This is a predicted structure of a 269-nucleotide RNA (Bacterial large signal recognition particle RNA) from Baekduia sp. The gene name in the source record is ffs.
[in-house]
RNA sequence: CCGUGCUAGGCGGGGAGGUAGCGGUGCCCUGUCGCUCGCAAUCCGCUCUAGCGAGGCCGAAUCCCCUUUUGAGGGGUGUGGCCAUCGGGGCCUGCGCGCCGUGGCGGCGUUGAUGGUCCGGGUCCCGCGCGACGACGGCUCGUGAACCAGGUCAGGUCCGGAAGGAAGCAGCCUUAAGCGAUCACCGGCGGGCGCAGCGGGAGCUCCCGGUACCGGAGCCGCCCUCCGGCGUGGCGCCCGGGGACCGCAUCUCGAUGAAGGGUGCACGG
Numbered sequence: 001c002c003g004u005g006c007u008a009g010g011c012g013g014g015g016a017g018g019u020a021g022c023g024g025u026g027c028c029c030u031g032u033c034g035c036u037c038g039c040a041a042u043c044c045g046c047u048c049u050a051g052c053g054a055g056g057c058c059g060a061a062u063c064c065c066c067u068u069u070u071g072a073g074g075g076g077u078g079u080g081g082c083c084a085u086c087g088g089g090g091c092c093u094g095c096g097c098g099c100c101g102u103g104g105c106g107g108c109g110u111u112g113a114u115g116g117u118c119c120g121g122g123u124c125c126c127g128c129g130c131g132a133c134g135a136c137g138g139c140u141c142g143u144g145a146a147c148c149a150g151g152u153c154a155g156g157u158c159c160g161g162a163a164g165g166a167a168g169c170a171g172c173c174u175u176a177a178g179c180g181a182u183c184a185c186c187g188g189c190g191g192g193c194g195c196a197g198c199g200g201g202a203g204c205u206c207c208c209g210g211u212a213c214c215g216g217a218g219c220c221g222c223c224c225u226c227c228g229g230c231g232u233g234g235c236g237c238c239c240g241g242g243g244a245c246c247g248c249a250u251c252u253c254g255a256u257g258a259a260g261g262g263u264g265c266a267c268g269g
Stems, first nucleotide, its partner, number of pairs: 001269006009058003012030004020047005035055005064262006073253009083243001085241005092236001094235002096232006103223006115214003118210005124201005129195003133190002136187003140181004149174004157166003
């Protein structure tokens, strides 16, 4: 140096997450490269020499190990931009909206307005009544009995010398229990239904009416121009919260590629 057979080792790696920690299945990135089978996210298997079990291939170097470099991609923090969302603010000289007043128009009103006292009714509770609704039952129709329902009973059977008679299966008809059906009708039952119909009670919250009384000038509707006041988080604005995306800075992990170096055993030639 060559050949043969072995051993170490290799037959992907990484990120986040999960985990006391390690690896796997799952998600994501990467290498033209897939070793195969079983287990496994309500997890599976291990314990710092960190997947477990079984099988197969390569095998001392393009394949293993170390150092340097390259940097696909992932994650953390900070900051800037942009977008959307949530909470708070009416003491925000904003916009808008709502209400009230001043103002204007009309109607009613001393033949008595607003209001008050009193009376009655409703609203509240209980009972009854009526109605609607619900389920049930009845009525009606249909169906419905091999034998232990009825009627009629072919055939056949029995009694009889015969004439005749007897029991009686199948079939047919009718029906009982049962089953089913749709409107109407009847009945009782039910209650988180309706009425103010009757009666009783409670009470003066609110509503309606009466004019018997008090009282003495307002009441109602419409208009929004101006002005004034009150309120309102709808819009803008202010304060605060976390979120998605993009850019920058920084930290961290890091596939792949490249360069250099290193590394067994036995036998034979």
Its mean pLDDT, the model's own confidence on a scale to 100, is 77. It matches the Rfam family "Bacterial large signal recognition particle RNA". Rfam classes the family as a non-coding RNA gene. Gene Ontology terms of the family: SRP-dependent cotranslational protein targeting to membrane, signal sequence recognition and signal recognition particle, plasma membrane targeting. Rfam's curators write: The signal recognition particle (SRP) is a universally conserved ribonucleoprotein involved in the co-translational targeting of proteins to membranes. RNAcentral holds the sequence, with entries from ENA.